[in-house]
Context: one part of a larger RNA
Molecule: large-subunit ribosomal RNA, domain IV
Organism: Bacteroidales bacterium
RNA sequence: CCACGGCCAAGGAACUAGGCAAACUGGCCCCGUAACUUAGGGAGAAGGGGACCCCCCGCGAGGGGGGCGCAGAGAAAUGGCCCAGGCGACUGUUUACCAAAAACACAUGGCUAUGCGAAGUCGAGGAGACGAAGAAUAUGGCCUGACACCUGCCCGGUGACGGAAGGUUAAGGGGGGGGCUGAGCGCGGAGGAGACGAAGCGCGGGGGCCCGAGCCGAAGCCCCGUUAAACGGCGGCCGUAACUAUAACGGUCCUAAGGUAGCGAAAUUCCUUGUCGGGUAAGUUCCGACCUGCACGAACGGUGUAACGAUCUGGGCGCUGUCUCGGCCGUGAGCUCG
Numbered sequence: 001c002c003a004c005g006g007c008c009a010a011g012g013a014a015c016u017a018g019g020c021a022a023a024c025u026g027g028c029c030c031c032g033u034a035a036c037u038u039a040g041g042g043a044g045a046a047g048g049g050g051a052c053c054c055c056c057c058g059c060g061a062g063g064g065g066g067g068c069g070c071a072g073a074g075a076a077a078u079g080g081c082c083c084a085g086g087c088g089a090c091u092g093u094u095u096a097c098c099a100a101a102a103a104c105a106c107a108u109g110g111c112u113a114u115g116c117g118a119a120g121u122c123g124a125g126g127a128g129a130c131g132a133a134g135a136a137u138a139u140g141g142c143c144u145g146a147c148a149c150c151u152g153c154c155c156g157g158u159g160a161c162g163g164a165a166g167g168u169u170a171a172g173g174g175g176g177g178g179g180c181u182g183a184g185c186g187c188g189g190a191g192g193a194g195a196c197g198a199a200g201c202g203c204g205g206g207g208g209c210c211c212g213a214g215c216c217g218a219a220g221c222c223c224c225g226u227u228a229a230a231c232g233g234c235g236g237c238c239g240u241a242a243c244u245a246u247a248a249c250g251g252u253c254c255u256a257a258g259g260u261a262g263c264g265a266a267a268u269u270c271c272u273u274g275u276c277g278g279g280u281a282a283g284u285u286c287c288g289a290c291c292u293g294c295a296c297g298a299a300c301g302g303u304g305u306a307a308c309g310a311u312c313u314g315g316g317c318g319c320u321g322u323c324u325c326g327g328c329c330g331u332g333a334g335c336u337c338g
Stems, first nucleotide, its partner, number of pairs: 002332007010324002014322001019319001028050004036041001038146001052067006068072001080317007087309002092104002109143006120130003147304004152234003157231002159227005166222003172216002177211005184203004191196001235253005262296001263293001274290005
């Protein structure tokens, strides 16, 4: 000096990001227990009292009397408590080895697909299998996340579903027409004494080959509807009341529609330590309000909520070596000496 233990005057969180750590509490019996509440709970709430040994009485629980110690749950083991708020209803689950949570799951609610060789899934494809030896009170997908009260407006865009009149549209069908080839004919004329006659040029029947317009061709798209617990979205400016201020009211522009209820400086508020109130001697945190919501808002759910939580935040009581501020002791390392 370190680790792990034990003790401490006075004070008692002044420590610190934070009571982290430690201490207090502790099992049993009795008394006694608030708000709130889903009437179960909250509750071991909180807060108090008791206990050993001997004699007597009593069936007994127990009652009366006496005795010893510093100490009677005589050791060990064995909850500290309360108030308020956020989040998540709850028990559960998770990053095997830095995160246990307000994340995941959950019962509940809803939307959607699927009529059975189901949809969906595995299999490159298949056979086959799962779904299911099930059958819409079923199975798959997605969202929400107990419960209570609720869940507004927008279908213009994207998607889904329905529709089939019209527009557009592929392969294919169809061939108006065009082209190439070419018998033959004409021109041509190397050569030849001549008869004849090659190349080349033009026209070109039938046949063959190639290109090919109009027109007929589905779904899809366009189009017409429906649908938001589908993806999503839910305005601006100006004026106005007999103090002032404010604006129930009016005007105007834009939109598919302009945010309802409820909540709100919030796990969301930039300005911001907003302002007021509470708590403190003093409070960027906390609680209650206000509303100017930079940039809440209704199943990406909104607002509440008893119970629950090794959750997060603020406060208090108790208690303490966390601290003022350090000291002593034990055990074990290290170190020094031998």